This is a predicted structure of a 73-nucleotide RNA (transfer RNA) from a Promethearchaeota archaeon. Model confidence (mean pLDDT): 82 of 100. It matches the Rfam family "tRNA". It is annotated as a transfer RNA. The source organism's lineage runs through Archaea, Promethearchaeati and Promethearchaeota.

RNA sequence: GGGUGGUUGGUCUAGUGGUGAUGACGCCUGCCUGACAUGCAGGAGGUCGCGAGUUCAAUCCUCGUACCACCCA
Numbered sequence: 001g002g003g004u005g006g007u008u009g010g011u012c013u014a015g016u017g018g019u020g021a022u023g024a025c026g027c028c029u030g031c032c033u034g035a036c037a038u039g040c041a042g043g044a045g046g047u048c049g050c051g052a053g054u055u056c057a058a059u060c061c062u063c064g065u066a067c068c069a070c071c072c073a
Base pairs, nucleotide, nucleotide: 001072002071003070004069005068006067007066010025011024012023018056027043028042029041030040031039049065050064051063052062053061
């Protein structure tokens, strides 16, 4: 330099154009307990890496770009 894949709450992750972005762990509150843990109920937390384009509508498609991993030279 060329190519492929990836980037989504604090962490990991689902989501192949349609209106509420999913779940687990973690965190907070309440219940339970003498207390803790487990368990149950509820809650907070997301510019979907960034920018632009296509579309009535984009996490999803296209282009550019940053970073990570791998392959080729």